[in-house]
RNA sequence: UGUUUCUCGCCCUAGGGUUCCGCUGCCGACCACCGGCAGGCCUGGUCCGAGAGGGCAGGCUGGCACCGCACAUAGCCAGCUCACACGGAGGGACAAAAGCCCGGGAGAC
Repeated sequence: UGUUUCUCGCCCUAGGGUUCCGCUGCCGACCACCGGCAGGCCUGGUCCGAGAGGGCAGGCUGGCACCGCACAUAGCCAGCUCACACGGAGGGACAAAAGCCCGGGAGAC
């Protein structure tokens, strides 16, 4: 430098908007029920959600236990996997937006 193989998961939070629910206002004949329209500059539920946030799983190493012995599988315990990380504009998807994706990008130091 090139090629091949494998892996890049889940839960949550910061945050986000408005498809649905709820809430609010107006209207439909009056209370209620129901329905329509509007509102996210409505706290919220569903939903999306971090490279630079958290946790777990997983992986590696060692041990324990099980077993007639050894190995192996599954289980339990302990350690490691914990470096650093300033960052636009613009564009993209879903209903829409975002710290999501482009992107540890462009750039800066």

Predicted 3D model of a 109-nucleotide RNA (Guanidine-I riboswitch aptamer) from a Solirubrobacterales bacterium. The source organism's lineage runs through Bacteria, Bacillati, Actinomycetota, Thermoleophilia and Solirubrobacterales. It matches the Rfam family "Guanidine-I riboswitch aptamer". Gene Ontology term of the family: regulation of gene expression. It was read from a public genome assembly, where an Rfam model found it.